Source information: A computed fold for a 343-nucleotide part of an RNA from a freshwater metagenome, annotated as small-subunit ribosomal RNA, central domain.

Context: one part of a larger RNA
This record gives sequence, structure tokens and C1' cells, in this order.
RNA sequence: UUAAAGGUGUAAAGGGUGUGUAGGCGGAUUUUAAAGUCUUUUUCUUAAAGACCAUAGUGAAGAUAUGGAUUAAAAAGAAACUAAGAAUCUAGAGUAUUAAAGAGGAUAGUGGAAUUUCAAGUGUAUCGGUAGAAUGAUUAUAGAUUUGAAGGAACACCAAAGGCGUAGGCAACUAUCUGGAUGAUCACUGACGCUGAGACACGAAAGUACGAGUAGCAAACUGGUUUAGAUACCCAGGUAGUUCGUACCGUAAACGAUGAUUACUCGAUGUAUGUUUUUUAUAUGCGUCUACGAUAACUCAUAAGUAAUCCACCUGAGUACUACGGUCGCAAGACUAAAAUUC
Repeated sequence: UUAAAGGUGUAAAGGGUGUGUAGGCGGAUUUUAAAGUCUUUUUCUUAAAGACCAUAGUGAAGAUAUGGAUUAAAAAGAAACUAAGAAUCUAGAGUAUUAAAGAGGAUAGUGGAAUUUCAAGUGUAUCGGUAGAAUGAUUAUAGAUUUGAAGGAACACCAAAGGCGUAGGCAACUAUCUGGAUGAUCACUGACGCUGAGACACGAAAGUACGAGUAGCAAACUGGUUUAGAUACCCAGGUAGUUCGUACCGUAAACGAUGAUUACUCGAUGUAUGUUUUUUAUAUGCGUCUACGAUAACUCAUAAGUAAUCCACCUGAGUACUACGGUCGCAAGACUAAAAUUC
């Protein structure tokens, strides 16, 4: 490196998430033809041996002997399955009507509490901070208290094992625009489906570029403590940053450490949104416990059980989420990804 096999919650291993191209796989019925498939025959070939089948042989085997078949081509036939053509169906999928829920997304506006600063009043010597202190603030009137103003950021209670979103994520209120899922009806289309290499889109925080903003917090940095030292923990300050706009970056313990879809499988119970004859039953979610089964065990049971399809990934440890090369990026770096040497 290739192939096979076994695997991927925690031992190596599920892509951060979606849309979707090629490809792979795919519901029911009838029919056509016969590409795959199956049967028979013929000719030629497959060196021999071995392996496979039959017969002989043997008490039973082995060894041995004979024949066949295995390969390729041709001809004739079969029509169950797969593929193809035609017609039809409704259980999958979608559409329609109707109902209700939601921190789903985008934009604009509004609100109150709090912190800080500024101005003014009252008022006087401390305040702040810690295990204890000191640096620090303050007689240029601080801290406390009252009133007013400015500005930025975040939204207490409600709040929940709750809700929504593909994931990242989403929480004050109002308006506008807008995506998705769900229940009921069973009206319509008629397999339109599943997965998805590449590709494209989205993607926390930090970081980058330009502009705006900056209350609080706060890498770096400064000072004070502590200490043998203290480039820390603690304290006083404090700049990037955190916020907004535009454009990059493309990574996280991006976790349920569990890919997507479909079917099946003992029960109990809580909760959210619906429907119902409001007793219960039922659909879709979110949870807890448990039988069978699975597992090395823990545990799983919204499967990690029983099966099917497709994709991704793993193959002793380290070297190494590295080097070289390539692609992308303004950069930081990201993606792809070895070997020698060692055990």
C1' cells in the first nucleotide's frame, strides 16, 4: 500500500452540522421480453498432480485406480428472483385544509433594576482591602446619604429533569418580515424514497483587518503582599479584548465522548404540545426505573437489543493532531500526512 476479517459510549476508531451531485440501496399488483440468473445438450479448452463429486477398493478409513465436473464459447429451453419496458395501486414520501405551542432566525424601536462617572445639597475623618496587611482613595472635602444627568453592557423574579433549533446555539418587552416541526381531517399526487465520495452552505470562544464604541470585567503590563525565591495564588490599578458594523479565520471535552434512515422487541411512571365520547385512549417530543437480550464491566433499554441499506473512521506504543510536499489563509495557522531511530 492492497484485500479480507473484526470493530468504532468509556480500551485505536462516528466526519462539528446540514443541503445535495455522482454512486450504492430501495414499497405492492399484473404483464412483456429474456441482460443477469438457472437447466439441458454439443464442440473445443482448462498440462499433470492436488482439492471437489461419483464408482471401484476396505470391517471402517487412508492410500490407490477410473470417470466426471470446475474454465471459455455456441445452441435449445425456464421465468421464481435482480435489472429493463408497459399498465395499475396506496401502506413509504410529499401536497392541501384546519388547530394550537415555542428563549427558532433577521431588522427596528422601547423599558426598569444595578455598576461607573459627572454636577449639586447635607455632612466630617476616615474609606477601601485582607487570614492579617500594604500599595491605593481622601481636608483640592473622600466614604456615607439625597436629587439630577450621561453613557455602555447585561436582562433578576417567571424558570422547570421545561421549550425551540440540523449543529454551533437561542431568555426583558413591542412591532414588522421569516424558517421548521407537531396534532386532526384522510381530500389530492402516486414510490416522487434512504444514504451520500467530491462540492456548496452554516459553524462557540479566542484570534485577524478596517471603522465606531468602551460602563463593568479583564490576558499583557505596573505596583503592593506572601515566600528561601514567587516572573503565581491574594490585593490596588490597568491596555488589548469583551460590544456594534463589514470582511476573514474554520477550530473546541464542536460530547450523548454514541453517523443517518427504516422495521421489530416485557412493563411501570413523571412531564411538554395536540386530538378524543374528557374516564381513558392515542400521536409527537423531553426524562426516570425495569424484563428479555447485549456488554470485559460500568451500564444500555429514545439501545450500546434483533435485522437491513448507505457513508465516515480504526488496525501495538512513542516519534507525530509532527517533517517534507500540496491546497487554503492578511497573519496566527488550518486541512492532508510520513519515515529513520527506540521499546